[in-house]
Context: one part of a larger RNA
RNA sequence: UGUAAGGUACUUGCGAGGAACGCUCGUAUAGUACGAGAGGAACUACGAGUGGGUGCCACUGGUGUAUCGGUUGUCCGACAGGGCAGUCGCCGAGCAGCCACGCACCACAGGGUAAGAGCUGAAUGCAUCUAAGCUCGAAACCUCCCUCAAAAAGAAGUACCAGAGAGGAUCCUUCUAAAAGAGAAGGUAGAUAGACUCGGGGUGUACGCAUCGAGGCAACGAGAUGUUGAGCCCGCGAGCACUAACAAUCC
Numbered sequence: 001u002g003u004a005a006g007g008u009a010c011u012u013g014c015g016a017g018g019a020a021c022g023c024u025c026g027u028a029u030a031g032u033a034c035g036a037g038a039g040g041a042a043c044u045a046c047g048a049g050u051g052g053g054u055g056c057c058a059c060u061g062g063u064g065u066a067u068c069g070g071u072u073g074u075c076c077g078a079c080a081g082g083g084c085a086g087u088c089g090c091c092g093a094g095c096a097g098c099c100a101c102g103c104a105c106c107a108c109a110g111g112g113u114a115a116g117a118g119c120u121g122a123a124u125g126c127a128u129c130u131a132a133g134c135u136c137g138a139a140a141c142c143u144c145c146c147u148c149a150a151a152a153a154g155a156a157g158u159a160c161c162a163g164a165g166a167g168g169a170u171c172c173u174u175c176u177a178a179a180a181g182a183g184a185a186g187g188u189a190g191a192u193a194g195a196c197u198c199g200g201g202g203u204g205u206a207c208g209c210a211u212c213g214a215g216g217c218a219a220c221g222a223g224a225u226g227u228u229g230a231g232c233c234c235g236c237g238a239g240c241a242c243u244a245a246c247a248a249u250c251c
Base pairs, nucleotide, nucleotide: 006161007160008159009158010157011156015148016147017146018145021051022050023049024048025047026046027045028044034039052106053105054104055103056102060100061099062098063097067093068092069091070090071089072085073084074083075082076081095235109143110142111141116136117135118134119133167251168250169249170248171187172186173185174184175183192244193243194242196239197238198237199236200234201233202232203231208227209226210225211224212223215220
């Protein structure tokens, strides 16, 4: 863009794709069948492991150049607070996110068949699985399972809205989405984002002050204790219209 001249929502499933499964072991069968003995199965059922696939992050673990703390050298005159030392100086922790070493799932069954096994059965009075007919038979095929899917030209369907105007888009706040487009949540009749408060979480007890403090004539004094699970921080959650979603336009 089309689908008989507008839309919104929800479906159907023609068709397409997938390897979504492969292997091994254990228990029962069973010390059974078999075998003189020695030895020693299977069908089937259940369970487990491993390789692979898909998804997820409650747990465990990794990262975590958000963050917090310790510490060396040097510089900012000293303190405090910081800069630089690999675009983390080094070290110890570490939320979210992303991950695996973590977690979950990846059947059964039905149908038609192949090779093959048969039934009935003539041609050919017998025989014969085949000629007519019928029953079985595989990890393969078609369903079952997962994903896409009405451009399936036989271009589908259902409900509702509009014709006195339904709906969509631009624009704006954003993220469950994201290369650009797209998608999704919202736009004051509002919790969409920010701020704030609270919750939850990380680090680990701030500065200052007070007391103690080895030593020292003294000045001074590393450090310890208390104030103080303090101080600092948060890509998380909730609450809350304080700030910004205004204004305006198009089909």
A computed fold for a 251-nucleotide part of an RNA from Haloquadratum walsbyi J07HQW2, annotated as large-subunit ribosomal RNA, domain VI. The RNAcentral record of the full RNA draws on ENA and SILVA. The organism belongs to Haloquadratum walsbyi, within Archaea. The coordinates come from a structure-prediction model, not an experiment, and the mean pLDDT is 84.